[in-house]
c-di-GMP-I riboswitch aptamer from Gottfriedia endophytica, 85 nucleotides, folded computationally. The model forms 95% of the base pairs in the Rfam consensus. The RNAcentral record of the sequence draws on Rfam.

RNA sequence: ACUCGAUAAAGGCAAAAUUAGUGAAAGCUAGUGACGCAAAACUAUAGGGACUAAGGUGCACGCACUAUGUCAGCCAGUUACCGAA
Numbered sequence: 001a002c003u004c005g006a007u008a009a010a011g012g013c014a015a016a017a018u019u020a021g022u023g024a025a026a027g028c029u030a031g032u033g034a035c036g037c038a039a040a041a042c043u044a045u046a047g048g049g050a051c052u053a054a055g056g057u058g059c060a061c062g063c064a065c066u067a068u069g070u071c072a073g074c075c076a077g078u079u080a081c082c083g084a085a
Base pairs, nucleotide, nucleotide: 004083005082012037013036017032018031019030020029021028022027035073041078042077043076047075048074049071050070051069055066056065057064058063059062
């Protein structure tokens, strides 16, 4: 240095639910809360995947398609704390 990950040390993050705000929605922000996480840190036209469908388009007229809206706690990429075996 790489790989790896302890019943180590110091710390960190915070699922569901719920309250408030916001948004057409998905979702996001804040509080409460901990299911979990060794990258649960960062990256969303310029990797794949997923969600939504306001607007638009089509038609059998209430459905289909569509991202310019989202998701990093789906995979991926990038960077990083600690150091037993």